[in-house]
RNA sequence: GAUAAAGGCAAACCGGCCGAAAGGCCGGGACGCAAAGCUCUGGACCUAAGGUCUGCUGUCCGCGGGCGACGGUUGCCAGGCUACCGAA
Numbered sequence: 001g002a003u004a005a006a007g008g009c010a011a012a013c014c015g016g017c018c019g020a021a022a023g024g025c026c027g028g029g030a031c032g033c034a035a036a037g038c039u040c041u042g043g044a045c046c047u048a049a050g051g052u053c054u055g056c057u058g059u060c061c062g063c064g065g066g067c068g069a070c071g072g073u074u075g076c077c078a079g080g081c082u083a084c085c086g087a088a
Stems, first nucleotide, its partner, number of pairs: 001085001008033002013028006031075001037081003041078003044073003051067006
């Protein structure tokens, strides 16, 4: 890939658990998905506990602000690997 058939995944939201957060896992649930399977190579985006710089302040504590991924998102994009069904 076809308004075919079989089968698959599961957004929001709800409950429980983990996490500083972003977010994740399990159960329910379906907005969608033809790789919404895996990877985590490049980019993009999210978060900022620890760290670092700084203000309150002379010091400590505490609180606030800046930076920052070693934390995340592949259902944000590209790359890599693999795979079900299948007419014309």
Molecule: c-di-GMP-I riboswitch aptamer
Organism: marine sediment metagenome